[in-house]
Context: one part of a larger RNA
RNA sequence: UGACGGGGGCCCGCACAAGCAGUGGAGUAUGUGGUUUAAUUCGAAGCUACGCGAAAAACCUUACCAGGGCUUGACAUGGAGAUGACUGGGUUAGAGAUAACUCUUCCGCUUCGGCGGCAUCUCACACAGGUGGUGCAUGGUUGUCGUCAGCUCGUGUCGUGAGAUGUUGGGUUAAGUCCCGCAACGAGCGCAACCCCUACGGUUAGUUGCUACGCAAGAGCACUCUAGCCGGACCGCCGUGGAUAACACGGAGGAAGGUGGGGAUGACGUCAAAUCAUCAUGCCCCUUAUGCCCUGGGCUACACACGUACUACAAUGGCGGCCACAGCGCGAAGCAAACCCGCGAGGGGGAGCAAAACGCGAAAAGCCGCCCCAGUUCAGAUUGCAGGCUGCAACUCGCCUGCAUGAAGCCGGAAUUGCUAGUAAUCGCGGAUCAGAAUGCCGCGGUGAAUACGUUCCCGGGCC
Numbered sequence: 001u002g003a004c005g006g007g008g009g010c011c012c013g014c015a016c017a018a019g020c021a022g023u024g025g026a027g028u029a030u031g032u033g034g035u036u037u038a039a040u041u042c043g044a045a046g047c048u049a050c051g052c053g054a055a056a057a058a059c060c061u062u063a064c065c066a067g068g069g070c071u072u073g074a075c076a077u078g079g080a081g082a083u084g085a086c087u088g089g090g091u092u093a094g095a096g097a098u099a100a101c102u103c104u105u106c107c108g109c110u111u112c113g114g115c116g117g118c119a120u121c122u123c124a125c126a127c128a129g130g131u132g133g134u135g136c137a138u139g140g141u142u143g144u145c146g147u148c149a150g151c152u153c154g155u156g157u158c159g160u161g162a163g164a165u166g167u168u169g170g171g172u173u174a175a176g177u178c179c180c181g182c183a184a185c186g187a188g189c190g191c192a193a194c195c196c197c198u199a200c201g202g203u204u205a206g207u208u209g210c211u212a213c214g215c216a217a218g219a220g221c222a223c224u225c226u227a228g229c230c231g232g233a234c235c236g237c238c239g240u241g242g243a244u245a246a247c248a249c250g251g252a253g254g255a256a257g258g259u260g261g262g263g264a265u266g267a268c269g270u271c272a273a274a275u276c277a278u279c280a281u282g283c284c285c286c287u288u289a290u291g292c293c294c295u296g297g298g299c300u301a302c303a304c305a306c307g308u309a310c311u312a313c314a315a316u317g318g319c320g321g322c323c324a325c326a327g328c329g330c331g332a333a334g335c336a337a338a339c340c341c342g343c344g345a346g347g348g349g350g351a352g353c354a355a356a357a358c359g360c361g362a363a364a365a366g367c368c369g370c371c372c373c374a375g376u377u378c379a380g381a382u383u384g385c386a387g388g389c390u391g392c393a394a395c396u397c398g399c400c401u402g403c404a405u406g407a408a409g410c411c412g413g414a415a416u417u418g419c420u421a422g423u424a425a426u427c428g429c430g431g432a433u434c435a436g437a438a439u440g441c442c443g444c445g446g447u448g449a450a451u452a453c454g455u456u457c458c459c460g461g462g463c464c
Stems, first nucleotide, its partner, number of pairs: 008464006015455002019419005026311008034302002042053002064297007073127001077126002079123006088103006106117004129286002132284003138280002140275003143271001145269001150189006156165003169180003195263004200231007209221003234257001237251005313412001317371006329360003334353002339348003378409001383404007425447007
């Protein structure tokens, strides 16, 4: 000077408390440990690993294993020789990689000798290649403390010095925010603001949107809406408190009130934190293999254990019927309407649409009726049969449908999580990835609460 204290003071945060819904019990999904395995590729490890890298493991991916092959190599540059192509099509053998045969098959110049370019093959060598090791050799990127209010510098002053001062103090703030004071005076990185979305209004612009509609045309741009610009909120006004300050509380006006709500934005640094498997890279290692190609298998195993989710245990419900109201988005190797077939998944069909135009598209919670508290008209695991779709191919190992089957489960021990408002809870919808394959992830809107006395205590943090 820091750090630490079951030392003190002051102050924050869903930290506790107050409340609501959960997790921990069940079944399933998924990740992990363990075990197993020829292999179950690798990494991530308290908070800050565990629906994480992976926003898609049937082949591919794929890095793993078994087997079959290659050795200048799947890929780059350079030398020599051969060929004229390469490519594409076919036949045979093979699991395929591959091999053999066959059909088709270059360009420019030219003294017709050849030269040059390009491509393939062969040879030799430099080299290629490595998801091999080291994140404790590194760059870059990222997590975390933490969107916490801090971290520093110049000059001056003080101290032998380390260093202090400033940055402490009195108030105040979400804030080292601001005011006052002060041997300090200033400044920088942070805070805030400038950026985006959202809430109100004005204005400009009206097509594909909108309308005085039964429909259409015409017409129009008032309304809805779209998207550019502008306004609007600043403790600005009034009152009270306060040191007359900063500021706090109340009120008016206002769509909005004291940072209006949300996002983007992460200081100096900490954890030899994470990543050599995104990428880059030093050093080390492999070089007929630790490189490369292929077929099949594995990453999907299963006595167990843990994390994260989904679905339930029912009547605020289940089932049947009826009928409205969203928003974000996506669509050409695509989205696909009407209509027809099928109980259905789906099939046929193909209008329209590169989309404010057409399509995905149906929103769901809602209302009416039945069920009458039961392992049930709850719940849906598991299994059998029959089908549908994608794809070269669904055995290992996909998704969906119908019929049948109907398991555990009657609200969950110790313990533990999230959330302070359009939030929690609940309801559905869209998208990325993607041939197919979400209970995951990222978004969107509908309905819409309860509670906060307070800061003693638990956890984390700031200042003295």
Molecule: small-subunit ribosomal RNA, 3' major domain
Organism: uncultured bacterium